[in-house]
Transfer RNA from Immersiella caudata, 72 nucleotides, folded computationally. The RNAcentral record of the sequence draws on ENA and Rfam. The coordinates come from a structure-prediction model, not an experiment, and the mean pLDDT is 83. It matches the Rfam family "tRNA". From the family's description: Transfer RNA (tRNA) molecules are approximately 80 nucleotides in length.
RNA sequence: UCCGCUAUAGUGUAACGGCUAACAUAUCGCGCUUUCACCGCGAAGCUCCGGGUUCGAUUCCCGGUAGCGGAA
Numbered sequence: 001u002c003c004g005c006u007a008u009a010g011u012g013u014a015a016c017g018g019c020u021a022a023c024a025u026a027u028c029g030c031g032c033u034u035u036c037a038c039c040g041c042g043a044a045g046c047u048c049c050g051g052g053u054u055c056g057a058u059u060c061c062c063g064g065u066a067g068c069g070g071a072a
Stems, first nucleotide, its partner, number of pairs: 001071007010025004018055001027043005048064005
């Protein structure tokens, strides 16, 4: 310098273009318990950034950033 892959709650992962973005775990509250833990119920918390296509984008296209891998 070039090519490919990846980027989603704190963490690990889902999501045929129809989103009110899901699951596990963690956190917080309530219940249970003599108390803690377990368990049950509930809550808060996310699409890397900027454009484009579309009635509608986490999803498709372009550029950028970061990480990983490969070729010189």